[in-house]
Context: one part of a larger RNA
RNA sequence: CUGGGCGUAAAGCGCGCGUAGGUGGUUUUGUAAGCGAAAUGUGAAAGCCCCGGGCUCAACCUGGGAACUGCAUGUCGAACUGCAAGGCUAGAGUAUAGUAGAGGAGUGUGGAAUUUCCUGUGUGGCGGUGAAAUGCGUAGAUAUAGGAAGGAACAUCAGUGGCGAAGGCGGCACUCUGGACUGAUACUGACACUGAGGCGCGAAAGCGUGGGUAGCGAACAGGAUUAGAUACCCUGGUAGUCACGCCGUAAACGAUGUCUGCUAGCCGUUGGGGCGCUUGACGCUUCAGUGGCGGAGCUAACGCGAUAAGCAGACCGCCUGGGGAGUACGGCCGCAAGGUUAAAACUC
Numbered sequence: 001c002u003g004g005g006c007g008u009a010a011a012g013c014g015c016g017c018g019u020a021g022g023u024g025g026u027u028u029u030g031u032a033a034g035c036g037a038a039a040u041g042u043g044a045a046a047g048c049c050c051c052g053g054g055c056u057c058a059a060c061c062u063g064g065g066a067a068c069u070g071c072a073u074g075u076c077g078a079a080c081u082g083c084a085a086g087g088c089u090a091g092a093g094u095a096u097a098g099u100a101g102a103g104g105a106g107u108g109u110g111g112a113a114u115u116u117c118c119u120g121u122g123u124g125g126c127g128g129u130g131a132a133a134u135g136c137g138u139a140g141a142u143a144u145a146g147g148a149a150g151g152a153a154c155a156u157c158a159g160u161g162g163c164g165a166a167g168g169c170g171g172c173a174c175u176c177u178g179g180a181c182u183g184a185u186a187c188u189g190a191c192a193c194u195g196a197g198g199c200g201c202g203a204a205a206g207c208g209u210g211g212g213u214a215g216c217g218a219a220c221a222g223g224a225u226u227a228g229a230u231a232c233c234c235u236g237g238u239a240g241u242c243a244c245g246c247c248g249u250a251a252a253c254g255a256u257g258u259c260u261g262c263u264a265g266c267c268g269u270u271g272g273g274g275c276g277c278u279u280g281a282c283g284c285u286u287c288a289g290u291g292g293c294g295g296a297g298c299u300a301a302c303g304c305g306a307u308a309a310g311c312a313g314a315c316c317g318c319c320u321g322g323g324g325a326g327u328a329c330g331g332c333c334g335c336a337a338g339g340u341u342a343a344a345a346c347u348c
Stems, first nucleotide, its partner, number of pairs: 003320004007302002012316001014201004021194003025088007033081002035077003039073004049065006091191001092188004096183004103177007110154001115149007125136002162169002206246004211242001215241002220236004257315006265293012277280001297304002321348003330341004
């Protein structure tokens, strides 16, 4: 390389949009590039293979045949692929009427709680732990009542509930805005799928800037514990946690790429539609999600099982013994931290 694979053994890019490319529904006609057929020419000789011959045999030599799976030319064919033209509506999309939703962005606003401050009441403790101590408190704490300030997060509702491509999204109201689902008709007429590069989004931590800072809290300090205790526990506490701009990584996980079709059942649940009656906290059915079991089948087993890891197709990504190493060097990106691309010697 031909291959074989990618849930857990090595292997699905964190996720999307989309360029080139690859692939592509149904029907008619044409064409004949691919495809098929026979023909002609060529495919040197030698060699290989088959049948003979010559050296006593063999190696060797020699005659004939076959083969040379290829290429070219014109001819014929038209099922399939391509190409050209025309049509169709089952894919895809648009219009229309509804539905559900923590989908996104911005502005405003609410209550509970923590903390701090002020005032009143009140007096000797509070706090914390396994037990303590550090700490706070007669300069009046803790507790309690009233008031004020400020920041961050939204209890109950809350649900293997919902929405989103993923990351993720949760008080309330408004404005702007994306997507999904369902029903009935009408329209467009393959407009589709995937997607190397590319572009965008992307938790937390970290970085920059100037703000902000209630609570929490790396670092740090102290108190304990302990043989020690650079920890676990306690008292404090800076960065951070919030905003904007970077960073671009995660066990970014379903460790399972996207799209399409097909293949037993049973039980829940969310959002629609339809039907039925005994009109109910009802039953049946259907579409789209989301869960639990389970058959065939698959799997090394575990398990998966219409939300497939089953049966197939299209396209992309990735793997090829362990270590060295996701490292070095170089390139690109970044303010930096670093990210990304990515070896070899050597060794088992």